[in-house]
RNA sequence: GGAGUCGGCCAGACAGUCGCUGCCGCAAGGCAGAGGAAAGUCCGGGCUCCGCAGGGCAAGGUGCCAGGUAACGCCUGGGAGGCGCGAGCCUACGGAAAGUGCCACAGAAAAUAUACCGCCCGUCCUGACGGGUAAGGGUGAAAUGGUGCGGUAAGAGCGCACCGCGCCGGUGGCAACAUCGGUGGCAGGGCAAACCCCACCUGGAGCAAGACCGAAUAGGGGGACCAUGGCGCGGCCCGCGUUGUCCCCGGGUAGGUUGCUUGAGGCGCUUGGCGACAGGCGUCCCAGAGGAAUGACUGUCCACGACAGAACCCGGCUUAUCGGCCGGCUCCCCCU
Numbered sequence: 001g002g003a004g005u006c007g008g009c010c011a012g013a014c015a016g017u018c019g020c021u022g023c024c025g026c027a028a029g030g031c032a033g034a035g036g037a038a039a040g041u042c043c044g045g046g047c048u049c050c051g052c053a054g055g056g057c058a059a060g061g062u063g064c065c066a067g068g069u070a071a072c073g074c075c076u077g078g079g080a081g082g083c084g085c086g087a088g089c090c091u092a093c094g095g096a097a098a099g100u101g102c103c104a105c106a107g108a109a110a111a112u113a114u115a116c117c118g119c120c121c122g123u124c125c126u127g128a129c130g131g132g133u134a135a136g137g138g139u140g141a142a143a144u145g146g147u148g149c150g151g152u153a154a155g156a157g158c159g160c161a162c163c164g165c166g167c168c169g170g171u172g173g174c175a176a177c178a179u180c181g182g183u184g185g186c187a188g189g190g191c192a193a194a195c196c197c198c199a200c201c202u203g204g205a206g207c208a209a210g211a212c213c214g215a216a217u218a219g220g221g222g223g224a225c226c227a228u229g230g231c232g233c234g235g236c237c238c239g240c241g242u243u244g245u246c247c248c249c250g251g252g253u254a255g256g257u258u259g260c261u262u263g264a265g266g267c268g269c270u271u272g273g274c275g276a277c278a279g280g281c282g283u284c285c286c287a288g289a290g291g292a293a294u295g296a297c298u299g300u301c302c303a304c305g306a307c308a309g310a311a312c313c314c315g316g317c318u319u320a321u322c323g324g325c326c327g328g329c330u331c332c333c334c335c336u
Base pairs, nucleotide, nucleotide: 001332002331003330004329005328006327007326008325009324010323012301013300014299015298016297017296018295020033021032022031023030024029035307039318040317042316043315044314045313046312047206048205049204050203059202060201061200062199063198064078065077066076067075068074079093080091081090082089083088094197095196099195100194101191102190103189116137117136118133119132120131121130122129123128124127145163146162147161148160149159150158164186165184166183167182168181169180170179171178172177210258211257212256213255220249221248222247223246224245225244229243230242231241232240233239265284266283267282268281269280270279271278272277302305
């Protein structure tokens, strides 16, 4: 100098004028006022209402181990596998000898197994038949452990060594796992993001949740009073409904208030921890609307400004994003 990888940060700046929302103030006026994602609403929790003896089933989710957390499908650290020269990155990463199912085409055969070519042996005799074999060829995404030596008619875990696999044990580690030794000749290829099995988790609905106040030439219930009345049903009596004045009662529509922002909170220092994170001390208050505010104009400057805007609140994930800055590390080239 180039290429790359990981982590973090900024999100036009400053000043003035006029507005908008909230709070304080008698007033003048003062103070505060969107984001890293406020987004998607995909997970988890708080809060609220409803439901709920206990147990089981179903359904859905999660799925290597340990830790963090209020909790999680998140995060941190580690293991294993894969990719990369490397820094580093990615992984639904439990179980296929519990059962069921699926595996196109090609191929002998896709899993109760099996043999197209070839190789070897035998018979007839010059290409057929019978047998052996699965080393070689061929098919396929995938073919019944791999390499080598021995062995054999040719072959074959048939035997042996190493690797791989299963089982048993030792050592290290909390564990996942690693490693060492022994042992079994090795059985049954793949798919569980197919059903399923195993382990763990999960009640439902959501701030339009919910709570309070509460109007009417809306309406309900009860009591007292008045004519023992009026009206309707009916042929009539009884009865039922309805009708006046006053008082009491609760439900509740419109509307209003609340829930509403002090919180698993921010910042600084410090302690423990590899870290996620946790503890201690100090300090700060930082939008809260309800047609819903955060805008417009002017001036100066620059690299000329992306994605996008709260609506109950937090923790994550994912997605979008102009341009720029900082730091750790890796590889290559050049110079000294």
Predicted 3D model of a 336-nucleotide RNA (Bacterial RNase P class A) from a Pseudomonadota bacterium. It was read from a public genome assembly, where an Rfam model found it. Its Rfam family is "Bacterial RNase P class A". Gene Ontology terms of the family: ribonuclease P activity, dimeric ribonuclease P complex and tRNA processing. Taxonomically the source falls in Pseudomonadota (Bacteria, Pseudomonadati).